Context: one part of a larger RNA
Molecule: small-subunit ribosomal RNA, central domain
Organism: Patescibacteria group bacterium UBA1396
């Protein structure tokens, strides 16, 4: 480079959420003729390839004419496709009205349980804690039980392969803000889209930074056990931290390990939203979702996928190309810092 591929073998960027060059980009008509195609000119050194003819006895070799591929440019014809201008459609794309579910999202407000903690009552030797113990705590009155007040944190049952979000993720109830979706009607623009290299935004845990807060929990530590030891597991405590406000970091088995879009290709059967329809049955229809089944067909090495496709097909990004060295070393960029991104070779099998 030509090919091939990307659930699981190497390989789908954490999320394509915004979006920029760029690539692709719906029906119908009329123009032009850049691309495209046909034709003629012209020019593209010779040699060499091929055709035909000659010369060395043949050949190889050598000579003579000829042609052919293509590029470049002229002129000229062709208009299907792709462009370019013009018009016009409405199915894709938005927007309209109405209706509708949801833990989507910020902010405030407030409840119960349940712990702990401090006070007060009963009470009086023992509790707690293991495999068994011991460290702890307790006559300075523990645990246990009653009453009362404080304090964080997190929301049992509902709850469900259930919902909502672009992923991270989101769960007590109420309120104010705010974002998306589906569904109906087919009213409005009229192709206004699709995917996107650089770019920007979000992005669990964990970690910094500054200032709060700390009831439980509990890396570090610090005892008690086990053990040959025990830098563990099992106990008692217990610092950072989990929380909250503002800023950072930017990773993860960030998983469907399966990028997005569009469009076509048996079925079955659950279960959420919507909306029509009936002989209202919990039914049957159509429309987004979300599961299971499936040798329909079709794909796959197989496993398994299978109308939520790993099918059959267009488009656009990302990314891979034998293990190890190595997601490492230097550079850059980024970061308070821990790091993070980008990202080799030597050697070696």
């Nucleotide at each position: 480079u030509u090919g091939g591929g990307c659930g699981u073998a190497a390989a789908g960027c954490g999320u394509u959420c915004c979006g920029u060059c760029g690539g692709c980009u719906g029906g119908u008509u009329g123009g032009c003729a850049a691309g495209u195609g046909g034709a003629a000119g012209g020019u593209u050194u010779a040699a060499g390839c091929c055709u035909g003819g000659g010369g060395c006895u043949c050949a190889a070799c050598c000579c003579c004419a000829g042609a052919c591929c293509a590029g470049c440019u002229u002129u000229u014809c062709a208009u299907a496709c792709u462009g370019c201008c013009g018009a016009u459609c409405u199915u894709g794309a938005g927007g309209g009205u109405g209706u509708u579910a949801g833990a989507a999202g910020a902010a405030g407000u407030u409840a119960g349980a349940a712990c702990a903690c401090u006070c007060g009552g009963u009470g009086g030797a023992g509790g707690g804690g293991u495999g068994a113990a011991a460290u702890c705590c307790g006559u300075a009155g523990a645990u246990a039980u009653c009453g009362a007040g404080u304090g964080g944190a997190a929301u049992a049952c509902c709850a469900a392969g259930a919902g909502c979000g672009a992923a991270a993720g989101c769960a007590g109830a109420c309120u104010u803000c705010u974002g998306g979706g589906g569904c109906a009607c087919u009213c409005c623009u009229g192709a206004c889209g699709c995917u996107c290299a650089g770019g920007g935004a979000c992005g669990a845990c964990a970690g910094c930074u500054a200032g709060g807060g700390u009831a439980g929990c509990g890396a570090a530590g610090c005892g008690g056990a086990u053990u040959a030891g025990a830098g563990a597991c099992c106990c008692g405590c217990g610092u950072a931290g989990u929380c909250c406000u503002a800023g950072c970091c930017g990773u993860a088995a960030a998983c469907g390990a399966u990028g997005g879009a569009u469009g076509c290709u048996a079925g079955c059967u659950g279960u959420u939203c919507c909306u029509u329809c009936u002989u209202u049955a919990u039914g049957a229809a159509g429309g987004a979702g979300u599961g299971g089944c499936g040798c329909a067909a079709g794909c796959u090495a197989a496993c398994g996928c299978g109308u939520u496709a790993a099918g059959c097909a267009u488009c656009c990004c990302g990314c891979c190309u034998g293990g190890g060295g190595a997601g490492u070393a230097c550079g850059a960029c980024c970061g308070c810092a821990a790091g993070g991104u980008u990202a080799a070779a030597a050697c070696u099998c």